[in-house]
Molecule: Guanidine-I riboswitch aptamer
Organism: Burkholderia humi (ex Srinivasan et al. 2013)
RNA sequence: GAAAUGGACGACUAGGGUUCCGGUUCGCCGCAUGUCGAAUGCGACGGAUGCUGGUCCGAGAGUUGUCGACCUCAAAGGUGCUCGAGGUUACACGGCGGGAUAAAAGCCCGGGAGAG
Numbered sequence: 001g002a003a004a005u006g007g008a009c010g011a012c013u014a015g016g017g018u019u020c021c022g023g024u025u026c027g028c029c030g031c032a033u034g035u036c037g038a039a040u041g042c043g044a045c046g047g048a049u050g051c052u053g054g055u056c057c058g059a060g061a062g063u064u065g066u067c068g069a070c071c072u073c074a075a076a077g078g079u080g081c082u083c084g085a086g087g088u089u090a091c092a093c094g095g096c097g098g099g100a101u102a103a104a105a106g107c108c109c110g111g112g113a114g115a116g
Base pairs, nucleotide, nucleotide: 007067008066009065010064011063012062015057016056020054021053022051023049024048025047026046027045029043030042031041032040033039068089069088070087071086072085073084075082091111093114097109098108099107
């Protein structure tokens, strides 16, 4: 000076919106109560709403587990097949904009552009 490896998957969380459930509210219909009036309660249907929540999405730079990789030690074997334990798996400031999904996001573009 150059090359290669520096990984994969799962669980969870920060975070995210609104497909479904639920909540709130409005409308309409039915039943009950009522001085049969105003209204109140229950149930069904429809609209709006992100509203503590459930379902759902979810981190390269968050947590954790399993596997893999590398190194060391030990045992077995000597024609052939292996098996166990420990260690390491680093560092990481980061837009705008666009994309998917029901929709959005720390998801994907992206360890990008850029910065030091």